Record summary
Model confidence (mean pLDDT): 78 of 100. A computed fold for a 108-nucleotide RNA, annotated as SAM riboswitch aptamer (S box leader). Rfam family: SAM riboswitch aptamer (S box leader). Rfam describes the family as follows. The SAM riboswitch is found upstream of a number of genes which code for proteins involved in methionine or cysteine biosynthesis in Gram-positive bacteria.
């Protein structure tokens, strides 16, 4: 990199280093940023995996709760909007879905 599957709600710093970019990629928009971007460290959040309690199932496993040691992840707003399809409204707006993407777990 590919395939399957779950989620994309909420939450999390007035810290240190760092110095100009950042919000995934392309295009258009919208926004953040020298009152300090990315990145790194520390802190924190969460509870996907894992260790655990109860209930259900013959079982693989499923549901609910608690915890936060370990493996990941995350830590502006929000998968930021549009791009493809559909519905409603009717002048560019609302809604639904797809695609694409992110993260976890599993697989060839």
């Nucleotide at each position: 990199g590919c395939c399957u599957u779950a989620u994309c709600g909420a939450g999390a710093g007035c810290g240190g280093c760092g110095g100009a970019g950042g919000g995934a990629a392309c295009a258009g928009g919208c926004c953040c940023u020298g009152c300090g971007a990315a990145g790194c460290c520390c802190g924190g959040c969460a509870a996907c995996c894992u260790a655990u309690a109860c209930g259900g199932a013959u079982a693989a496993c499923c549901g609910u709760g608690a915890a936060a040691a370990g493996g990941u992840g995350c830590u502006a707003c929000a998968u930021c909007c549009u791009g493809c399809g559909g519905a409603g409204a009717u002048u560019u707006c609302u809604c639904c879905g797809a695609a694409a993407g992110a993260u976890g777990a599993g697989g060839a």